Molecule: SAM riboswitch aptamer (S box leader)
Organism: soil metagenome
RNA sequence: UAUCAAGAGUGCGACGAGGGACUGGCCCAUUGACUCGCCGGCAACCUGCUUUUAAAGCGCGGUGCCAAAUCCAGCCUGGUAAUCCUGGGAAAGAUA
Numbered sequence: 001u002a003u004c005a006a007g008a009g010u011g012c013g014a015c016g017a018g019g020g021a022c023u024g025g026c027c028c029a030u031u032g033a034c035u036c037g038c039c040g041g042c043a044a045c046c047u048g049c050u051u052u053u054a055a056a057g058c059g060c061g062g063u064g065c066c067a068a069a070u071c072c073a074g075c076c077u078g079g080u081a082a083u084c085c086u087g088g089g090a091a092a093g094a095u096a
Base pairs, nucleotide, nucleotide: 001096002095003094004093009039011038012037013036014035018028019027020026022074023073024072025071040066041065042064045062046061047059048058049057050056051055070092075089076088077087078086079085
């Protein structure tokens, strides 16, 4: 600096109690989550080639990702009678 409402595993094996960053909520999990290995897949940031005005297509590799919108909210702010509900922008976080 850019992106984060799309997409992709009920796979096999190991481990065995916590996990979803933090706080609250809400979920996932002994019908084995999370994590790790293998295999498979998604994507297209970097990269190679081709066409090319912008850009697009294809592919090896380097990363990333494959529950829930970054799971939702957190701070500021608009709508609303409103603590409900709902819109916008930040912050924080993740990846490149």